[in-house]
Context: one part of a larger RNA
RNA sequence: GACGAACGCUGGCGGCGUGCUUAACACAUGCAAGUCGAGCGAUGAAACACCUUCGGGUGUGAAUUAGCGGCGAACGGGUGAGGAACACGUGAGGAAUCUGCCUUCAACACUGGGAUAACUCCGGGAAACCGGGGCUAAUACCGGAUACGAGACCUGCAGGCAUCUGCGGGUCUGGAAAGUUUUUCGGUUGAAGAUGACCUCGCGGCCUAUCAGCUUGUUGGUGAGGUAAUGGCUCACCAAGGCGACGACGGGUAGCCGGCCUGAGAGGGCGACCGGCCACACUGGGACUGAGACACGGCCCAGACUCCUACGGGAGGCAGCAGUGGGGAAUAUUGGGCAAUGGAGGAAACUCUGACCCAGCGACGCCGCGUGCGGGAUGAAGGCCUUCGGGUUGUAAACCGCUUUCAGCAAGGAAGAAGCGAAAGUGACGGUACUUGCAGAAGAAGCACCGGCUAACUAUGUGCCAGCAGCCGCGGUAAUACAUAGGGUGCAAGCGUUGUCC
Numbered sequence: 001g002a003c004g005a006a007c008g009c010u011g012g013c014g015g016c017g018u019g020c021u022u023a024a025c026a027c028a029u030g031c032a033a034g035u036c037g038a039g040c041g042a043u044g045a046a047a048c049a050c051c052u053u054c055g056g057g058u059g060u061g062a063a064u065u066a067g068c069g070g071c072g073a074a075c076g077g078g079u080g081a082g083g084a085a086c087a088c089g090u091g092a093g094g095a096a097u098c099u100g101c102c103u104u105c106a107a108c109a110c111u112g113g114g115a116u117a118a119c120u121c122c123g124g125g126a127a128a129c130c131g132g133g134g135c136u137a138a139u140a141c142c143g144g145a146u147a148c149g150a151g152a153c154c155u156g157c158a159g160g161c162a163u164c165u166g167c168g169g170g171u172c173u174g175g176a177a178a179g180u181u182u183u184u185c186g187g188u189u190g191a192a193g194a195u196g197a198c199c200u201c202g203c204g205g206c207c208u209a210u211c212a213g214c215u216u217g218u219u220g221g222u223g224a225g226g227u228a229a230u231g232g233c234u235c236a237c238c239a240a241g242g243c244g245a246c247g248a249c250g251g252g253u254a255g256c257c258g259g260c261c262u263g264a265g266a267g268g269g270c271g272a273c274c275g276g277c278c279a280c281a282c283u284g285g286g287a288c289u290g291a292g293a294c295a296c297g298g299c300c301c302a303g304a305c306u307c308c309u310a311c312g313g314g315a316g317g318c319a320g321c322a323g324u325g326g327g328g329a330a331u332a333u334u335g336g337g338c339a340a341u342g343g344a345g346g347a348a349a350c351u352c353u354g355a356c357c358c359a360g361c362g363a364c365g366c367c368g369c370g371u372g373c374g375g376g377a378u379g380a381a382g383g384c385c386u387u388c389g390g391g392u393u394g395u396a397a398a399c400c401g402c403u404u405u406c407a408g409c410a411a412g413g414a415a416g417a418a419g420c421g422a423a424a425g426u427g428a429c430g431g432u433a434c435u436u437g438c439a440g441a442a443g444a445a446g447c448a449c450c451g452g453c454u455a456a457c458u459a460u461g462u463g464c465c466a467g468c469a470g471c472c473g474c475g476g477u478a479a480u481a482c483a484u485a486g487g488g489u490g491c492a493a494g495c496g497u498u499g500u501c502c
Base pairs, nucleotide, nucleotide: 001501002500003499005498006497007496008495009494012369013368014367015366016365017364018362019361020327025325026324027323029322030321031320034071035070036069039068040067042065047060048059049058050057051056078280079279080278088204089203090202091201092200093199094198097197098196102193103192104191105190106189107188108187110144111143112142113141119134120133121132122131123130124129150173151172152171153170154169155168156167157166158165159164206252207251208250213243214242215241218240219239220238221237222236223235224234225233255277256276257275258274259270260269261268262267282303283302284301285300286299305316306315307314308313333359335358336357337356341355342353343352344351345350372402373401374400375399382393383392384391385390406443408438409437410436411435412434416429419426420425446491447490448489449488450487451472452471453470457486458485459484460483461482467474468473
C1' cells in the first nucleotide's frame, strides 16, 4: 500500500459498488420454461336470432381449456467438488468433420393408405397410476410416381499436399404438407454463407527424487467394427515395441485465462466481483430423444438419505431466487416489476421469464457533503498545574451579527417510451431524483496514541504488585513506558486491533 475481511469503541447524510472465503452439509414453503386454436379432432361460455309444452331446444358465434402435433426446454442462471489434462492460454491444421433457427441461389410440392390419443364403456389400485373394448383428426405416421441436382461404383481430362480435389460420361438408390382474411407464414431437395460445435498439433504456466525406473491395448502394422469425422476408440491376427535425470511413473496441491494487488522496474502473490473457456448438478453408471445432451428443475439401474402408505407399493434431489437448520470470527429480503434490455413461443395481440431492471438490509469498500461562519479579553466561571507570583484549557465559551448545505415540513414534479395499440392508453423504480418555499445554530464526533523508533508531557495512584509491550524494553516509593485526570499529537464518520499478500 491492498482486502469479498472479522473483532473492539463510536456512528449524521448521499451516490456507486459489493456481501457464505467455512459444510460440493441437509433442506420446510413459494416461485425460477414455457408457448402456439393462423397444424388437428373435441369442448363449446357471454352475446344475438328463431322456436317453445315455459322445463328448455335449435342456429350464428367465438371465450376457455385437457389431449395429439410443432418449436423451445442443450440458452439463460448456479457452483469449483473433481481434474496436472490439448483442461486452459496462444498460434496453426482439418485433402478427416457436423451445424436447428437465420441469409442468398436453383429446382419442386403429384397421387394414395392405415392407425392412435382425446372421448365413451368396463375393470384393477389406498395412492402414484395402469389395463381392456369401441369411435375420430392432422403440418402426426406409412406407401407409389417424378430427379435439375445428391450418394455409391466404373471410366476420361485437368490440378494438387500421400491419402485426394474439380469437371464430363455410364449403372444403381432414396424425399415434400398444407393452412390462411389479401399481401403473407410455412414444407422438400441441393449448393453457398454466417453462427455454433468437434478433432489434431507446436509452444507456455505448480511443488516433491525422503517417488527411478514405468507400460500389455502397452508401442506399431494388416483387416474389420464404430463415429459427423481421424485414431488401439474397440476387436481379431502379427511384430516387440513405447516413455524416462531435458525428470517418465508415483505422491501432494490446484479450476485455467483476460485480469487484480504490490513494486521504479524486473519480479512476487492472488484468480472475490465483471468477461471468455472448462468441469459438475444427492453419489456411481448408462443410454434414449434430438441439429445439438449422455441432459441442474428429462428417463433407466444401483447406493445413501428423507417423506407418504391401507405394508401390496410409491415420491424426492435449492452448487436457480428468496428462505431454514447446521458449521463458522463472518456474509443480506421467504420484496416489487416485466416499464427498459435480452431470451422462448406466436403472423400478431400477447403469454412466460427469481435472466434482468429496481427496491430492502450491512460504514463491507471507494468517493462526496455536513456537524456552522464572522466578531468577541476586565483573558469570566470550572478543571488541571504551580516556585502561590501565576500558567494553561482559551477566542475556546458566554455575548453580538450572519448563513441554512444535509436532515425536517409543505407545494410542484420528471427523463428513462424506442415500442405496442384503431384509439383510449401504457414506468416496477416513485410522488423517487430535481425545483421552489418555511423554520431555526437549530438534529449530527469519535477513536487511537503521547520512553526511543514516531508527531505529541505533567500531576496523582500503584510499588518487580497490578499491569504494558511491534522491537529495544518499562514497573522493586519521586514511573513523561502501568492506571486515572488535565493537556497535547494524528486521523476523522470513522479510528484502532487481528489475519493475509507485495